A computed fold for a 268-nucleotide RNA from a Solirubrobacteraceae bacterium, annotated as Bacterial large signal recognition particle RNA. Model confidence (mean pLDDT): 80 of 100. Taxonomically the source falls in Solirubrobacteraceae (Bacteria, Actinomycetota, Thermoleophilia, Solirubrobacterales). A source record names the gene ffs. Rfam family: Bacterial large signal recognition particle RNA. By type it is a non-coding RNA gene.

RNA sequence: CCGUGCUAGGCGGGGAGAUAGCGGUGCCCUGAAUCCGCAAUCCGCUCUAGCGGGGCUGAAUUCCCUCUCGAGGGGCGCGGCCCUGGUCGCCCCGUCGAUCGGGGUGAUGAUGGAUCGGUUCCCAUGCGGUGUCGGCCCGUGAACCAGGUCAGGUCCGGAAGGAAGCAGCCUUAAGCGGUCACCGGCAGGCGCAUCGGGAGCUACCGACCCGGAGUCGCGAUCGACGUUCAGGCGUCCGGGUGACCGGAUCUCGACAGAGGGUGCACGG
Numbered sequence: 001c002c003g004u005g006c007u008a009g010g011c012g013g014g015g016a017g018a019u020a021g022c023g024g025u026g027c028c029c030u031g032a033a034u035c036c037g038c039a040a041u042c043c044g045c046u047c048u049a050g051c052g053g054g055g056c057u058g059a060a061u062u063c064c065c066u067c068u069c070g071a072g073g074g075g076c077g078c079g080g081c082c083c084u085g086g087u088c089g090c091c092c093c094g095u096c097g098a099u100c101g102g103g104g105u106g107a108u109g110a111u112g113g114a115u116c117g118g119u120u121c122c123c124a125u126g127c128g129g130u131g132u133c134g135g136c137c138c139g140u141g142a143a144c145c146a147g148g149u150c151a152g153g154u155c156c157g158g159a160a161g162g163a164a165g166c167a168g169c170c171u172u173a174a175g176c177g178g179u180c181a182c183c184g185g186c187a188g189g190c191g192c193a194u195c196g197g198g199a200g201c202u203a204c205c206g207a208c209c210c211g212g213a214g215u216c217g218c219g220a221u222c223g224a225c226g227u228u229c230a231g232g233c234g235u236c237c238g239g240g241u242g243a244c245c246g247g248a249u250c251u252c253g254a255c256a257g258a259g260g261g262u263g264c265a266c267g268g
Stems, first nucleotide, its partner, number of pairs: 001268006009057003012030004020046005034054005063261006072252004078246003082240005088234004093226009103216003112210002115207005120199004124194005130187006137178004146171004154163003
């Protein structure tokens, strides 16, 4: 150096979680890499770290170690997004002023001023209406102490004739009941009016007089002031935050790549 046969080893690995720790079942990421039994209110072990039973491969491209790369996972913390508190500013609302634009109105007389009226308030008066009372009207209504007429009966008279007068009937007084309208009284949280009397004249309207040229509001822009801290926007300063996004850092790390290391026996 080669051949043959064995053995160590290998036949996936990793992350999080769980665990005193290790591994497995389960979840996740990679990868393609045997079979059976056990196993998450767990199963089996003890840093020698799955246990038990088989099969294949086998000292090398395949096993072990180191380094590089790096899928992916986890931790800490920062920022964004998001929520929230506050400050300030702007918009929004209002006022004043300036400029521009386009309108209404005005020598058939603008703004303004004077006078007089009205709208406003008080009182008075009148009308209407409402409520209430009374009257008128209708009905009823008196055993006797209202009237008329008074049967019967009673009284006076010799008679003729008279007198008083109950019941009944009629009419009424007081009273009672009713009613549309009509008449009158009273009342006021009713309505309207009056060449009625006063008050008040800031505002609005009207008439007339003075006077002689503007005046009214609208839209846009700018400036200033005020207001709102109701709403919207923005800046800054705080507070909070699961998930998501971003990057920073730490850690574990599959696959891949590079390098190094590593048996035994026999024979040639």